[in-house]
């Protein structure tokens, strides 16, 4: 110098939960709150989980993706 990489540091989201609105409903936006994250950053949505209508057999239409999984990028860098 060049690789791995942890603490620390400097920062980031932001569960549960409250209120206010939206939605049949699962949820959701915004403010608060902070349980947890080292990709809890961005994509997909393959498996599983929900709800809503049919059905008696299993389809359509929707949510979330901070379970799993997969792809693409990323801060610092003692020991």
């Nucleotide at each position: 110098a060049c690789g791995u990489a942890u603490a620390a540091a400097a920062g980031c989201u932001a569960a549960a939960u409250c209120u206010a609105g939206c939605g049949u409903a699962a949820g959701u936006u915004a403010g608060g709150g902070a349980c947890a994250g080292a990709a809890a950053g961005u994509c997909c949505a393959g498996a599983a989980u929900c709800c809503a209508a049919a059905c008696u057999g299993c389809u359509u239409g929707g949510a979330a993706a901070g379970u799993c999984g997969g792809a693409c990028u990323g801060c610092c860098g003692a020991a």
A computed fold for a 79-nucleotide RNA from Methylococcaceae bacterium NSP1-2, annotated as c-di-GMP-I riboswitch aptamer. It matches the Rfam family "c-di-GMP-I riboswitch aptamer". Gene Ontology term of the family: cyclic-di-GMP binding. The organism belongs to Methylococcaceae, within Bacteria. The prediction has a mean pLDDT of 82.